[in-house]
Molecule: transfer RNA
Organism: Candidatus Limnocylindrales bacterium
C1' cells in the first nucleotide's frame, strides 16, 4: 500500500431496516439483631457523518487488532 475483523450502559455479551435484551455490578425496599445470600423495583448504552419514512443493522471515515505485500 491492500484484505478481513472489532467499535452496544460501570464490565463482560446478545441484537441481519421498524428502534435495544441477558448476567454482572450500582442505587432505593423488604427480609435479618446485623451482615451476607435471596426477592421486588429504579436509575444507566448503540464511538462518528452520512443513505432512508425509519439505521446497532446499509454506505463512508476515524482508531484499534490481524495477515499480505
Nucleotide at each position: 500500500g491492500c484484505g478481513g475483523g472489532u467499535g452496544u450502559g460501570g464490565u463482560g455479551g446478545a441484537g441481519a431496516g421498524g428502534a435495544a435484551c441477558c448476567a454482572c455490578g450500582u442505587c432505593g425496599g423488604a427480609c435479618u439483631c446485623a451482615u451476607g445470600a435471596u426477592c421486588c423495583g429504579a436509575a444507566g448504552g448503540c464511538a462518528c457523518c452520512g443513505u432512508u419514512c425509519g439505521a446497532a443493522u446499509c454506505g463512508g471515515a476515524c482508531a484499534c487488532c490481524c495477515g499480505c505485500c